Context: one part of a larger RNA
RNA sequence: CCCUUGUUAAGGAAUUCGGCAAAAGAACCUCGUAACUUAGGGAGAAGGGGUGCCUGGGCGACCAGGCCGCAGAGAAUAGGCCCAAACGACUGUUUAGCAAAAACACAGGUCUCUGCUAAAUCGAGAGAUGAAGUAUAGGGGCUGACGCCUGCCCAGUGCUGGAAGGUUAAGGGGAAAUGUUAGCGUAAGCAAAGCAUAGAACCGAAGCCCCAGUGAACGGCGGCCGUAACUAUAACGGUCCUAAGGUAGCGAAAUUCCUUGUCGGGUAAGUUCCGACCCGCACGAAAGGCGUAACGAUUUGGGCACUGUCUCAACAAGGGACCCG
Numbered sequence: 001c002c003c004u005u006g007u008u009a010a011g012g013a014a015u016u017c018g019g020c021a022a023a024a025g026a027a028c029c030u031c032g033u034a035a036c037u038u039a040g041g042g043a044g045a046a047g048g049g050g051u052g053c054c055u056g057g058g059c060g061a062c063c064a065g066g067c068c069g070c071a072g073a074g075a076a077u078a079g080g081c082c083c084a085a086a087c088g089a090c091u092g093u094u095u096a097g098c099a100a101a102a103a104c105a106c107a108g109g110u111c112u113c114u115g116c117u118a119a120a121u122c123g124a125g126a127g128a129u130g131a132a133g134u135a136u137a138g139g140g141g142c143u144g145a146c147g148c149c150u151g152c153c154c155a156g157u158g159c160u161g162g163a164a165g166g167u168u169a170a171g172g173g174g175a176a177a178u179g180u181u182a183g184c185g186u187a188a189g190c191a192a193a194g195c196a197u198a199g200a201a202c203c204g205a206a207g208c209c210c211c212a213g214u215g216a217a218c219g220g221c222g223g224c225c226g227u228a229a230c231u232a233u234a235a236c237g238g239u240c241c242u243a244a245g246g247u248a249g250c251g252a253a254a255u256u257c258c259u260u261g262u263c264g265g266g267u268a269a270g271u272u273c274c275g276a277c278c279c280g281c282a283c284g285a286a287a288g289g290c291g292u293a294a295c296g297a298u299u300u301g302g303g304c305a306c307u308g309u310c311u312c313a314a315c316a317a318g319g320g321a322c323c324c325g
Base pairs, nucleotide, nucleotide: 001320002319003318004317005316006315007314008313010311011310014309019306027051028050029049030048031047036041038145052067053066054065055064056063057062068072080304081303082302083301084300085299086298087296088295092104093103108143109142110141111140112139113138114137120129121128122127146291147290148289149288151221152220153219156218157217158214159213160212161211162210165209166208167207171203172202177197178196179195180194183190184189222240223239224238225237226236249283250280261277262276263275264274265273
């Protein structure tokens, strides 16, 4: 000097990204217990008091009297607590070996497919799962308890339905044409049938075009100018564009660039935090919106208690390092 421990005056988070680590708390009995709440909880809330031994009251509980110590759950085992906010309802699951979470799942919601030889899935097939089930069932997508809700747009894309018209394959169809040559012709040449080559019109489904519907389908949800008796602002008006121009709720937010926005609270002092404002660069309604009791080895801010985290270090024990053998 290092590791593992123990103790420490005064102070008590001044340390630090951050109370990381440590300390504190801890059992049982008893008194007492707030906001909020889904009335179950919250709650062991918080915060107090008691605890040994002897004698007596039959034991116990309890009561009375007494005794000892600094200390009576005398050691060991053995919750720290509170306030506010974010996210996720919850118990659960996960990156075996850097991530346990706000991620996944979840009950619940909703859309969609599927009438049974079901849809879907595996397999070349037989066949199997689905299911020895039958729409209160099964598959898939999204959302994610509960409460209040879930606005507008069907122009594009998708899906569903429609079938009048346009387009359209194989196939059907077989016109014209070409080759060949019996024949005709003085010749040039023409040329039946047959056999070949080649193939026009016409018929011809779904699909696409087309016509509708559909957003808890993929998705989308404007600009400029003017206007009120101070100023400012604009309930109001005009105009352009669009399929329609963002409703409720929320909002410097896990989203806000400018930004440490502005105001208030908390501190002596606060880029974080909480409450507001709204100028939302670039929230917004099941890629759900906003709340929410309970829950959380989650995240953020604050407080009490407590402490060697620190001011500022010291000493001690054990084990190393080091020296000798």
Molecule: large-subunit ribosomal RNA, domain IV
Organism: Xylanivirga thermophila